[in-house]
RNA sequence: GCCCCCUUCGUCUAGCGGCCCAGGACAUAGGAUUCUCAGUCCUGUAACACCGGUUCGAUUCCGGUAGGGGGUA
Numbered sequence: 001g002c003c004c005c006c007u008u009c010g011u012c013u014a015g016c017g018g019c020c021c022a023g024g025a026c027a028u029a030g031g032a033u034u035c036u037c038a039g040u041c042c043u044g045u046a047a048c049a050c051c052g053g054u055u056c057g058a059u060u061c062c063g064g065u066a067g068g069g070g071g072u073a
Stems, first nucleotide, its partner, number of pairs: 001072007010026004018056001028044006049065005
C1' cells in the first nucleotide's frame, strides 16, 4: 500500500428497518431492612464513533472519515 472485521450507558453486552421512551448484567445514586457494615429488596441516572446518502421511517441498509484489530508482499 491492498483486503477483511469491529465501534451501543462507567464496564461487558442484546437488538439488525416501525413493536423501542434502545433492553439486560455488573458498577453507581437515593430509599427500605440492620445498633453499624455486608447482604437482600425497591426506585433512579446513564449509550447507538463522526459526516453524508437511501427510505414515509435508520442503532439497523449504502458511501466516506476517524479509531481499534486481523491478514498479505
The RNA shown here (transfer RNA) has 73 nucleotides and comes from a Planctomycetaceae bacterium. Its Rfam family is "tRNA". Rfam's curators write: Transfer RNA (tRNA) molecules are approximately 80 nucleotides in length. By type it is a transfer RNA. The source organism's lineage runs through Bacteria, Pseudomonadati, Planctomycetota, Planctomycetia and Planctomycetaceae. Model confidence (mean pLDDT): 82 of 100.